[in-house]
RNA sequence: GACCCUUUCAUCUAGUGGCCAAGGAUAUUACGUUUUCAUCGUAAAAACAAAGGUUCAAAUCCUUUAGGGGUCGCCA
Numbered sequence: 001g002a003c004c005c006u007u008u009c010a011u012c013u014a015g016u017g018g019c020c021a022a023g024g025a026u027a028u029u030a031c032g033u034u035u036u037c038a039u040c041g042u043a044a045a046a047a048c049a050a051a052g053g054u055u056c057a058a059a060u061c062c063u064u065u066a067g068g069g070g071u072c073g074c075c076a
Base pairs, nucleotide, nucleotide: 001072002071003070004069005068006067007066010026011025012024013023018056028044029043030042031041032040049065050064051063052062053061
């Protein structure tokens, strides 16, 4: 340098055009339970890497950029 894959709550992830102003688990916080802690129950907060495009409609498709990974190549 070329090509390919990948990026979603704090973490791990579901979602491949409309049922998603995005769901689940763990963790966190609050309340309840308990003599206390733990456990358990209920609730809350929390994310689509960025920009542009296509579309009636985009987390999803396309382009570019950024981060990460892989294969091949070039120079020394």
Predicted 3D model of a 76-nucleotide RNA (transfer RNA) from a Campylobacteraceae bacterium. The sequence was found in a public genome assembly. Its Rfam family is "tRNA". The coordinates come from a structure-prediction model, not an experiment, and the mean pLDDT is 82.